Record summary: Transfer RNA from a bacterium, 73 nucleotides, folded computationally. The RNAcentral record of the sequence draws on ENA. It matches the Rfam family "tRNA". From the family's description: Transfer RNA (tRNA) molecules are approximately 80 nucleotides in length. Rfam classes the family as a transfer RNA.
């Protein structure tokens, strides 16, 4: 310099023939309990890594960009 892969909630990850974005864990509030911890319920948290473009419509598609990670020279 070229390639591939990845980038969604505080953390760990889901989300295919483009159709209004979720679990898990933590957090908050109730219930249980003399208290605590467990459990159960509910609840909050997200410009989908940044910009453009297509499209009626894009986390998906194409383009440039950044960040990590691997490979080839």
């Nucleotide at each position: 310099g070229c390639c591939c892969a990845c980038g969604u909630a505080g953390c760990u990850c889901a989300g295919u023939u483009g159709g209004u974005a979720g679990a898990g864990c933590a957090c908050g509030a109730c219930a249980u309990u003399c208290g605590u911890a467990a459990u159960g319920u509910u609840g909050u948290g997200g410009u989908c890594g940044c910009a453009g473009g297509u499209u009626c419509g894009a986390c998906u598609c194409c383009u440039g960009u950044c960040g990590u990670g691997g490979g080839c020279u």